The RNA shown here (small-subunit ribosomal RNA) has 1400 nucleotides and comes from an uncultured bacterium. The sequence is in RNAcentral, with records from ENA and SILVA. It matches the Rfam family "Bacterial small subunit ribosomal RNA".
RNA sequence: AGAGUUUGAUCCUGGCUCAGGAUGAACGCUAGCUACAGGCUUAACACAUGCAAGUCGAGGGGCAGCAUGACGGUAGCUUGCUAUCGUUGAUGGCGACCGGCGCACGGGUGGGUAACGCGUAUCCAACCUUCCCAUGACUCCGGUUCAGCCCGCCGAAAGGCGGAUUACUCCCGGAUGGUUUCCGAAGAGGGCAUCUGAUUUGGAAUAAAGAUUGAUCGGUCAUGGAUGGGGAUGCGUCUGAUUAGGCAGCAGGCGGGGUAACGGCCCACCUGGCCUACGAUCAGUAGGGGUUCUGAGAGGAAGGUCCCCCACACUGGAACUGAGACACGGUCCAGACUCCUACGGGAGGCAGCAGUGAGGAAUAUUGGUCAAUGGGCGUAGGCCUGAACCAGCCAAGUAGCGUGCAGGAUGACUGCCCUAUGGGUUGUAAACUGCUUUUAUGCGGGAAUAAAGUCAGGUACGGGUACCUGUUUGCAUGUACCGCAUGAAUAAGGACCGGCUAAUUCCGUGCCAGCAGCCGCGGUAAUACGGAAGGUCCGGGCGUUAUCCGGAUUUAUUGGGUUUAAAGGGAGCGCAGGCGGAGGAUUAAGCGUGACGUGAAAUGUCCCGGCUCAACCGUGGAACUGCGUCGCGAACUGGUUUUCUUGAGUGAGUGCGACGUCGGCGGAAUUCCUAGUGUAGCGGUGAAAUGCACAGAUAUUAGGAGGAACACCGGUGGCGAAGGCGGCUUUCUGGACAGUAACUGACGCUGAGGCGCGAAAGCGUGGGGAGCAAACAGGAUUAGAUACCCUGGUAGUCCACGCCGUAAACGAUGAAUACUAGGUGUAGGGGGUAUCAACUCCCUCUGUGCCGCAGUUAACACAUUAAGUAUUCCACCUGGGGAGUACGGCCGCAAGGUUGAAACUCAAAGGAAUUGACGGGGGCCCGCACAAGCAGUGGAUUAUGUGGUUUAAUUCGAAGCAACGCGAAGAACCUUACCAGGGCUUGACAUAUAUCUGACAGUCCCAGAGAUGGGAUCUUCUUCGGACAGAUAUACAGGUGGUGCAUGGUUGUCGUCAGCUCGUGUCGUGAGAUGUUUGGUUAAGUCCAAUAACGAGCGCAACCCCUGUUGCCAGUUGCCAUCAUUGAGUUGGGAACUCUGGCGAGACUGCCGCGGACAACGCGGAGGAAGGAGGGGACGACGUCAAAUCAUCAUGCCCCUUAUGUCCUGGGCUACACACGUAAUACAAUGGCAACGACAGAGGGCAGCCAGGCCGCGAGGCCGAGCAAAUCCCCCAAACGUUGUCUCAGUUCGGACAGCAGGCUGAAACCCGCCUGCUCGAAGUCGGAAUUGCUAGUAAUGGCAGGUCAGCAUACUGCCGUGAAUACGUUCCCGGGCCUUGCACACACCGCCCGUCAAG
Repeated sequence: AGAGUUUGAUCCUGGCUCAGGAUGAACGCUAGCUACAGGCUUAACACAUGCAAGUCGAGGGGCAGCAUGACGGUAGCUUGCUAUCGUUGAUGGCGACCGGCGCACGGGUGGGUAACGCGUAUCCAACCUUCCCAUGACUCCGGUUCAGCCCGCCGAAAGGCGGAUUACUCCCGGAUGGUUUCCGAAGAGGGCAUCUGAUUUGGAAUAAAGAUUGAUCGGUCAUGGAUGGGGAUGCGUCUGAUUAGGCAGCAGGCGGGGUAACGGCCCACCUGGCCUACGAUCAGUAGGGGUUCUGAGAGGAAGGUCCCCCACACUGGAACUGAGACACGGUCCAGACUCCUACGGGAGGCAGCAGUGAGGAAUAUUGGUCAAUGGGCGUAGGCCUGAACCAGCCAAGUAGCGUGCAGGAUGACUGCCCUAUGGGUUGUAAACUGCUUUUAUGCGGGAAUAAAGUCAGGUACGGGUACCUGUUUGCAUGUACCGCAUGAAUAAGGACCGGCUAAUUCCGUGCCAGCAGCCGCGGUAAUACGGAAGGUCCGGGCGUUAUCCGGAUUUAUUGGGUUUAAAGGGAGCGCAGGCGGAGGAUUAAGCGUGACGUGAAAUGUCCCGGCUCAACCGUGGAACUGCGUCGCGAACUGGUUUUCUUGAGUGAGUGCGACGUCGGCGGAAUUCCUAGUGUAGCGGUGAAAUGCACAGAUAUUAGGAGGAACACCGGUGGCGAAGGCGGCUUUCUGGACAGUAACUGACGCUGAGGCGCGAAAGCGUGGGGAGCAAACAGGAUUAGAUACCCUGGUAGUCCACGCCGUAAACGAUGAAUACUAGGUGUAGGGGGUAUCAACUCCCUCUGUGCCGCAGUUAACACAUUAAGUAUUCCACCUGGGGAGUACGGCCGCAAGGUUGAAACUCAAAGGAAUUGACGGGGGCCCGCACAAGCAGUGGAUUAUGUGGUUUAAUUCGAAGCAACGCGAAGAACCUUACCAGGGCUUGACAUAUAUCUGACAGUCCCAGAGAUGGGAUCUUCUUCGGACAGAUAUACAGGUGGUGCAUGGUUGUCGUCAGCUCGUGUCGUGAGAUGUUUGGUUAAGUCCAAUAACGAGCGCAACCCCUGUUGCCAGUUGCCAUCAUUGAGUUGGGAACUCUGGCGAGACUGCCGCGGACAACGCGGAGGAAGGAGGGGACGACGUCAAAUCAUCAUGCCCCUUAUGUCCUGGGCUACACACGUAAUACAAUGGCAACGACAGAGGGCAGCCAGGCCGCGAGGCCGAGCAAAUCCCCCAAACGUUGUCUCAGUUCGGACAGCAGGCUGAAACCCGCCUGCUCGAAGUCGGAAUUGCUAGUAAUGGCAGGUCAGCAUACUGCCGUGAAUACGUUCCCGGGCCUUGCACACACCGCCCGUCAAG
């Protein structure tokens, strides 16, 4: 000193939460010792029992009990002793009694009290004070009782009554009384109003007690002191205004009473005051202070222990005694409660110390001693003292000590834990070696606290004191402390480990159980739950809970804010209040300074000292920031006084304006009425309908009526405090401004309450009512439409008077004053220059706008009209919701307004800005995206895939585009993962080790569906180590089992869309921006220009491949123009052509013109095979979709292990009411069929392609040459052309389905292959809504080849042939790119979110 939490990220505002300290604490786990301090916070609830206030015989009468003595009796007897009984107050003493002093202290509690109760300061000329001190004086004479005792009586008891007798330091009378008090008179002097009063004088009243050891102790009066108390006053002392008025002895006076004393304290009379917004009264809460906790401080909170004060003593009231009480352990009365009782009456008061019950989360012993300190009484010894000192219990706090120290690595073994299995960690930890003994246990010794006082004796001196000697007094305590012995021996836990916050891994669990202070963890790999291991923090404690302060500048005096985050009153006038211009003088209240008094002690703080240290305690200092008194100072504020003019105001004068008010007038328009013309519609809408109209509308002309509002001018123009004000004009009236400088002389600013003003709507009464128009009605729209649209239409809108008192009453910005760069409009005025004048230009004041510097601001923005810099005053804010709600008050006719909470609930709510995504926002642009076209799909049949259903199984995956002729470039067995059945268990497959065997395989036979099993036969190599094979055993194998949401790799998609980023710089508090935007251009972030950017990277393009033209080289297996030759480029030959395949060339806007900005580039042209990227392919940026795939492969974790592995046979993946996708073939004449006749490219071929010949109608079969390929073969391409036929029909279209007969492959075509021939001849006549592809060698159409493959192609991948139509264009649909705008979205519009209803 800060941190977490709002967001995708940012800054701010703002709340919530945490880290710290503290406690009279409680609870959980744990617990060795010592010292010090602490211990009913709740029921001021009720209390059993014991104790807590007595003492004095040196005041007294006495003598119950005890002891002693004396006398007498009795008993024992050692005849003078013991025991016992009686008498005797004679002695020590003493229960009860009279008397004195004390009991008003000490101790407890905090109920009451918001008060002179407390704190502080001052005052009492308005007072008292037992005991104590000092001084002065006195202490004389007498008398009567009452207790007790004795006698009698009543009562259960408590207790009471009567009689007799009696003492005193009891009481009473008298004397004296200096003195004191009172009354009367005179009265110097003094003071503060009533006053006081030296002194003199007259009158009245008032004292006493004795005791004794003879030395003292007492008694009375008076004065002074000391101590303690009483009273008064200033200042300070909690919350609420949803408590605003309160008070009748209430405020004051005069007189009296009362008191120690003042006083309405009380009383009679008189007056009508007194308190209050500086908060009275009322309500709630509460003892106050020194101090304690916290805090940097200012503050905030608290008032337990200790000290001071107050109040109280079962509750309420009252007095008595006394120096002192209205009295905790006294009295009386009343009440409640408890107890006793003989029922008639009585007793009691723990908020004293212990203790009990109750309450409660919770708080101790019915202890010891008066040794010390202190108190009461006493001459004293002494007695009493639950005050006090000690001990006991309690980790409840603070401090100290200990549980060992040193060495010891092979970093030991084992164990727990982790692991990549190598190891790591626990861990110098242990063992082991050496040492120590605080503590513990045992034994022994052993204080101080006793300073002093009593008693006895002695010494000194004039005295009575001082000193000396001796003696005696210890609870705690045989304690503290010291010594010796024993032996590491007797002693460690708690919380936490996701971030905040120091400290991490494994297992279990699987949104369950649970955690949590906040954020938040947990849905199968949880560092957050539970356990374990390890670690961190603290340690005789550690955590949790509760409370207070802090952090929180989050109530802001120090030290906050109010345009948009919460917050400026709607606006003005103005009482109180606050603040206030210049010069002089004075004062000294504020202010400053010095001194004095006080601020108790303790506490806190500093030095020093005492307990072994520390806590703790002691001495001293400073401090106690305060209050009071006196002196000094006079700058500032205030007071008084004087002067001034600049603030403010006034007079005269010129203009200004929708300022207000009252009346009058005007034209346009709407509507209505009357009349004319005129005829079929009008009106209204996106489109309609309701409505109006042949009874004459709409339209048009003329006349009239009535109400309301004032077009153009008109303007970020004007006026007004705001609300607001708009035709013209009259009356009355307010205002600001400019200029001038005559007058007043601070007269000012603000303004809680208060008063008036205050849009619209609304309310009351009365008018008025054209248009418009809530409500209402109808028509539409719609799923509905109590809306938006239309047709009507009433309040209202208008006027007068009276209410209401609110608005996004906004500049979301209170008023006033001063200062602080400019620029440019506009409105009103003035001045200067110029001019004949009006313009122009310049200066200036006031208002109203825009831009902008400094500065401010969270940013946006504000910026002389401040949101800047300062001052003054007012108002308001303190998380969101609940709620501007409820209750109460006030206002209102009502509607309602104003003032204005709480419970409960959330961890946010919010402001500004940023980047994205999104918009049925905008701009620009692109794409077979639409449009324009061509051909289709969707209808039929078949094929194929999928869903669904079925099944023992119909294995699995793929799911909008981007799954569905997809994985699968080919399921009869195999494949195969699925099902049924039969088998195997180190295994079908890999590696290693150990032991044993020498085989295994092959061939044959038997059983079996086969796997497999049994039998026969045959049977190793070697360098001697072994190799190979089998068997057994152990490690392990194996898994197409799960998780693609744990992963790698691969792939799809947006998208071949033009984008995605970085470095440095700059801007911004920051997220971020800039660059990448802008103007052109491009297929393109392609290029050019401009530019706080300059460059760069991944993408684009190019480089690569195919194709289109051509040159050179080469010339076989390809070619053939010329020359021969053949049936034939067949052969010779040729190297020209084609072709093949290498290397090159070519295209670059290079040239010309035009446009463009002299650019990039575009358009046109020339040349050229090709022209502006010539055509096609490969190539896919940053990223998105938790996209797909664990079943290609790899792989973490989990799961199976005589099975989820593996082998085999058979079946299934081929099922079939149905639905969808993709294809094939068609519906025919641009056609079918038949015959004849042409022209390709690219591929493939040895378990192959197969020429040719023969057989078969054919599929094919038999024989068989060639070819591992520019040589041979597949291989006749088909559409096409020519000729013929069919003639519009379910056909000579179409070929499904089916029958029969065959062929091929293959162990094997039943489930379940393909082909051929003959026969059969279905649906279908161009396809609803909807929807797909394609822009040129493309669509469409025709065939061919290949891969897979034993066989199986309507699929897929390629090839060539024939070969179109259309594109005006970018409004719309879809997708995309860039810029911009809005946003409460960020899982990002498939978002967010509101209301109603229902359920829980």